[in-house]
Context: one part of a larger RNA
Molecule: large-subunit ribosomal RNA, domain IV
Organism: Pterosiphonia complanata
């Protein structure tokens, strides 16, 4: 020196990113018990008190042929006498309060990540009439020994209150009109091939008939997505309810906000501290918020993340003893 324990006067988180670690609490009976709340919970809320042995009473059941007899479990009540100490050792919940996130249980990076991520019960959309639809294609399967209260695919995430506008653009769905639209194909005619002519093969030009498709039109946004700027203007300022004016498919509705988005920012203002870039609350001047890429609540729930208070403590003011082990170093 290093690990693993045990202990510490005074303070008791000053320590640190951060109470990391440690300590504290703790069984089991009575008493008690807010807030909120989806009425189930919140709840072991939180706060108290009692606890071991002996003695008496009550007396279940047990012996007995019966009995006022005898033994006497648990609790209960009264009392005794010892000790710092009686759930005496071991074992065994710290607790409360603000928020954020995600409703919950569950599930996950075997082997540095357990979470706000995945799933989830609920919502919604698009497919699919049964030889169903989807599983790339062939076949078989399997969807299903089911039949739209089925089944596939997409998305969203419990529950309340809700979900605005915008189909121009990019897809989707639909449209016996109109326009475009290939190739092989049939007819036809002119070469080339031959010594010549024909067949076969072959070139090129016309003409005929014709599919999705694409342009047009309309619908669709719980499909991809999108969701404006300049100027003036009220008898104190200040603001701008309101006018004007250009552009655009449409211009951001409800609600939320310095937020897990807020650069300027440690934005103001109030709260908590003797002081606080955290926190909570409110306010809006949203660089660059916003409604199933879901907006906003929300009891419960959570080895989650940020913030606070009692209790506790060798985390620290400040170390320092003792046991066990190693390491070193001397013999």
């Nucleotide at each position: 020196u290093u690990a693993u324990a045990u202990u510490a006067a005074a303070g008791g988180a000053a320590c640190u990113u951060g109470g990391c670690a440690a300590a504290u609490u703790a069984g089991u009976u009575c008493c008690g018990u807010a807030u909120g709340u989806u009425a189930g919970c919140u709840a072991a809320a939180a706060g108290g008190a009692a606890u071991a042995u002996c003695u008496a009473u009550u007396a279940a059941a047990u012996u007995u042929a019966a009995a006022u007899a005898a033994u006497a479990a648990a609790a209960a009540u009264a009392g005794a006498g010892a000790g710092c100490a009686u759930a005496a050792a071991c074992a065994a919940a710290a607790a409360a309060g603000c928020a954020a996130c995600g409703a919950c249980u569950g599930g996950u990076u075997a082997u540095c990540a357990a979470a706000a991520c995945c799933a989830c019960a609920g919502g919604a959309c698009u497919c699919u009439g049964c030889u169903a639809a989807u599983u790339u294609u062939a076949a078989a399967a399997a969807g299903a020994u089911g039949u739209a209260u089925a089944g596939a695919g997409u998305u969203u995430g419990a529950u309340g209150c809700c979900u605005g506008c915008c189909c121009a653009g990019u897809g989707c769905u639909u449209a016996a009109a109109a326009a475009u639209g290939a190739a092989a194909u049939a007819u036809a005619a002119a070469g080339a091939g031959u010594a010549a002519a024909g067949u076969a093969u072959u070139u090129u030009u016309a003409u005929a008939a014709u599919a999705a498709g694409u342009u047009u039109a309309a619908g669709u946004a719980a499909a991809c997505g999108g969701c404006g700027g300049u100027u003036c203007u009220a008898a104190c300022u200040a603001u701008a309810a309101g006018a004007a004016u250009c552009c655009u498919c449409a211009g951001g509705u409800a609600g939320c906000g310095a937020a897990a988005u807020u650069u300027c920012u440690u934005g103001a203002c109030g709260g908590g501290u003797a002081a606080a870039u955290u926190c909570c609350g409110u306010c809006c001047u949203g660089c660059a918020u916003g409604a199933a890429u879901g907006g906003c609540u929300u009891a419960a729930c959570g080895a989650u993340u940020g913030c606070u208070u009692u209790a506790c403590u060798g985390u620290c003011u400040c170390u320092a003893a003792u046991a066990u082990a190693a390491a070193u170093u001397c013999a």